[in-house]
RNA sequence: AGACGAAAAAGGCAAAGCGAGGCGAAAGCACGUGACGCAAAGCCACCGGUCUUUCCUGCUAAAGGUAUCACUUUUAACAGAUGACAGCGGGGCUACCGAA
Numbered sequence: 001a002g003a004c005g006a007a008a009a010a011g012g013c014a015a016a017g018c019g020a021g022g023c024g025a026a027a028g029c030a031c032g033u034g035a036c037g038c039a040a041a042g043c044c045a046c047c048g049g050u051c052u053u054u055c056c057u058g059c060u061a062a063a064g065g066u067a068u069c070a071c072u073u074u075u076a077a078c079a080g081a082u083g084a085c086a087g088c089g090g091g092g093c094u095a096c097c098g099a100a
Base pairs, nucleotide, nucleotide: 004098005097012038013037017033018032019031022029023028036087042093043092044091046090047089048088049085050084051083056080057079058078060076061075062074063073064072065071066070
């Protein structure tokens, strides 16, 4: 220095649940409590995956409008990430300790 990870030491993080007059359309995030777990459960959405659909785009349907081979409005369903998850996997960056 790299790898590895102990029934070691010093520390660290914090799932679910609960609380709560925070943010968001939602997924989710933040705060308090809590402790299932974690040797990167520190950081980064690059690849795959998962979640969400306010806006927007596409498509379909229904009902309307007009100057009707057409154009257009409204509503609804579906699809799509520019949203989210780093405690789903891979990858990248950084880091405490030192038994075998």
Predicted 3D model of a 100-nucleotide RNA (c-di-GMP-I riboswitch aptamer) from Salinimonas marina. RNAcentral holds the sequence, with entries from Rfam. Its Rfam family is "c-di-GMP-I riboswitch aptamer". From the family's description: GEMM was predicted in a large-scale screen for bacterial structured RNA regulatory elements.